[in-house]
Large-subunit ribosomal RNA, domain IV from Candidatus Kuenenbacteria bacterium CG_4_8_14_3_um_filter_39_15, 332 nucleotides, folded computationally.
It matches the Rfam family "Bacterial large subunit ribosomal RNA". Rfam links the family to the GO terms structural constituent of ribosome and ribosome.
Lineage of the source: Bacteria > Bacteria candidate phyla > Candidatus Kueneniibacteriota.
The full RNA is in RNAcentral, with records from ENA and SILVA.
Context: one part of a larger RNA
C1' cells in the first nucleotide's frame, strides 16, 4: 500500500441512487397528561404530542400494628432544598406521519434464484345426488373411500369478507326436456330372380315391411361457454346532438368505473405538490382495446406487496480522512 469486518468525524443533510438501497436516528408494554381522519363503532390507538424518573427534609393521604397514646412504611400526593452535561444516568428496549394501488383479514406457496397483487379462506351462487349399488371417486374384479353417513347430507364447478348491485341476447356452442314426424346400423320378414339338378333340393342374390340411441325437428336454460354494431342528417352565433332517417344483428354495453396492475397516439388536457415533476394525487372522457360471480364499484382493519410525498435522521453523497481486527506479502 490494497481488500474486507467494524468504529468515529468539521460543514451540508438525500445533493447519492432504479430506488433513502445500506447506515443512522427514535426506543422502557414505567408514571401522568393527551389523541385527529375514517370507521364494520370493535377499531383506528402505545395514534400523534407532551411532562417525569436521582438524594435529603417536611405535610398530608393510605395501609400495618396497638385498648389507647402513638409507632412503622418495597404506598399514593404536595412543598421547600442539594448535586450533575445527563436521575428507567449501564444494558435489554417499535422510527414516524400523509396519500393511492391490489388482495378483505390470520394463513399457503417456488426445499436450492419469485413470499406475491398468486394459493387458500369464511361467505355467495349453479349443478348433480331420494341410498336394499346415492351422485361421485379408486379398482379387470373381488371389493374399498364416501359413510356405520342422508339433501340443515354429500360430491363437482365458478366466485372470494362486508356494503351497494348483478343490466340486455338462447341465433352458434353445450345442457335439459319432449309417447308426434324424417333419417338410420346389425338383425327379423322374404314378394321375386339367378346359378344347378330329371327332380327332392343345395347355393347366390333380393323389393317391401319391423326396428335403437344418435342427427334432424320442437321447447327450456347465462352466477352454462360466450356475446354485447355502423353511416347520414338535425337546435335562433359557433360547438354539441336530447331528435330522426337509413342499413344490419340474436341481442347492440345497462348501472358503475375510466390516460386505469387496462390509453396505442401519449410526458393526453386542465389542477396540486417541486426552484424544476415521463412517476404520483384530484378531476375530464376522445374506454386504440374498462364493465358487472371469467363478478362491477366502494371499503374500516390488515400487509418482511407495490407506488408518490413529508418530518426525524445520517459517510448515501459534496469529498475524503483517521483508528482498529481479520487477510493479501514473508518464513514455516
Nucleotide at each position: 500500500c490494497c481488500c474486507u469486518u467494524u468504529a468515529u468525524u468539521c460543514a451540508g443533510g438525500a445533493a447519492c441512487u432504479c430506488g433513502g438501497c445500506a447506515a443512522a436516528u427514535a426506543a422502557g408494554c414505567g408514571g401522568g397528561c393527551g389523541u385527529a381522519a375514517c370507521u364494520u363503532c370493535g377499531g383506528g390507538a402505545u395514534a400523534a404530542g407532551c411532562c417525569c424518573u436521582c438524594c435529603c427534609g417536611u405535610u398530608c393521604a393510605g395501609a400495618g400494628c396497638g385498648c389507647a397514646a402513638g409507632c412503622u412504611u418495597u404506598u399514593g400526593a404536595g412543598c421547600g432544598g442539594g448535586c450533575g452535561c445527563a436521575g428507567u444516568g449501564a444494558a435489554a428496549g417499535a422510527c414516524u406521519c400523509c396519500a393511492a394501488a391490489c388482495g378483505a383479514c390470520u394463513g399457503u406457496u417456488u426445499a436450492c434464484c419469485a413470499a406475491a397483487a398468486a394459493c387458500a379462506c369464511a361467505g355467495g351462487u349453479c349443478u348433480c345426488u331420494g341410498c336394499u349399488u346415492a351422485a361421485g371417486u379408486c379398482g379387470u374384479a373381488a371389493g374399498a373411500c364416501u359413510a356405520u353417513a342422508u339433501a340443515u347430507a354429500g360430491a363437482g364447478g365458478c366466485u372470494g369478507a362486508u356494503g351497494c348491485c348483478u343490466g340486455g341476447c338462447c341465433a352458434g356452442u353445450g345442457u335439459c326436456a319432449g309417447a308426434a314426424c324424417g333419417u338410420u346400423a346389425a338383425g327379423g320378414u322374404g314378394a321375386g330372380a339367378a346359378g344347378u339338378g330329371c327332380a327332392a333340393g343345395c347355393u347366390u342374390u333380393g323389393a317391401u315391411c319391423c326396428u335403437a340411441a344418435g342427427c334432424g325437428c320442437u321447447g327450456a336454460u347465462g352466477a352454462a361457454c360466450g356475446c354485447c354494431g355502423g353511416c347520414g342528417a338535425u337546435a335562433a352565433c359557433u360547438a354539441u346532438a336530447a331528435u330522426c332517417g337509413u342499413c344490419c344483428u340474436a341481442a347492440g354495453g345497462u348501472a358503475g368505473c375510466g390516460a386505469a396492475a387496462u390509453u396505442c397516439c401519449u410526458u393526453g388536457u386542465c389542477g396540486g405538490g417541486u426552484g424544476a415533476g415521463u412517476u404520483c394525487c384530484g378531476a375530464c372522457c376522445u374506454g386504440c382495446a374498462c364493465g358487472a360471480a371469467u363478478g362491477g364499484c366502494a371499503u374500516a382493519a390488515c400487509g418482511a406487496u407495490u407506488u408518490g410525498g413529508a418530518g426525524a435522521c445520517u459517510g448515501u453523497c459534496u469529498u475524503a480522512a483517521u483508528a482498529a481486527g481479520g487477510g493479501g506479502c514473508u518464513c514455516g